A computed fold for a 107-nucleotide RNA from Ramlibacter sp. WS9, annotated as Glycine riboswitch aptamer.
The prediction has a mean pLDDT of 79.
The sequence is in RNAcentral, with records from Rfam.
Rfam family: Glycine riboswitch aptamer. Gene Ontology term of the family: glycine biosynthetic process. From the family's description: This family represents the bacterial glycine riboswitch.
Taxonomically the source falls in Ramlibacter (Bacteria, Pseudomonadati, Pseudomonadota, Burkholderiales).
Order: sequence, then C1' cells, then structure tokens
RNA sequence: GAAUUGCCGUCUGGAGAGCCGCAGCGCAAGCUGCGCACCGAAGGAGAAAGGCCCGCAGCGUGUGCUGCGAGCCGAAGCUCUCAGGUACCAAGGACAGGGGGAGCGGC
Repeated sequence: GAAUUGCCGUCUGGAGAGCCGCAGCGCAAGCUGCGCACCGAAGGAGAAAGGCCCGCAGCGUGUGCUGCGAGCCGAAGCUCUCAGGUACCAAGGACAGGGGGAGCGGC
C1' cells in the first nucleotide's frame, strides 16, 4: 500500500399469521383493556454430535481402557413463543446485495 473478514453510515430487496369477539375512548381512521385463535425473520431462551473434568465399578498392570452417573464448554433459517407481530398502507423485519467511511475534539 492492497485485499479479505469484522465495525460504522446510507440505499435497495425482504416472509409468515384473525378485515376475530366483548367493553371503553374517538366525528372517523383507529387506539386501549380483556378473551380466544395463530405467526417466527427485531430481541430473548434451549442444547446435538463431540470435548473437558470429577465420582463409582470392572479390566489391565507404565502413563491407561471400558461402563454408568454428575458438572462445564458446545450451532442455526432447528426448537420455545417470554417479548414482538397477525386485511391493505405505514412501521418493524433475520438475512442478502450496492455504494461509501474509519481524522481531531467534546460528551
């Protein structure tokens, strides 16, 4: 110096599921509460193979091996459905692509 990965900003794409019932507020669109039914792709939670370590038993007799059990580590587009969401629109949206940025000071 360049590239890749990661970080920050921005643009673009981006699914699923009730136009549910009752009550209240509201001119209305809608909002809130309760109830039932659903979705998984904000966030969150769980842990498989395997690994580490400990205890007991058996075998072997150099450090070990095998079986059972406890603890810890261990992934997601898997699972859960707490949160969030469920006509269109809007918003949000895991993830993906484009194009940029990474200096100083303050908080």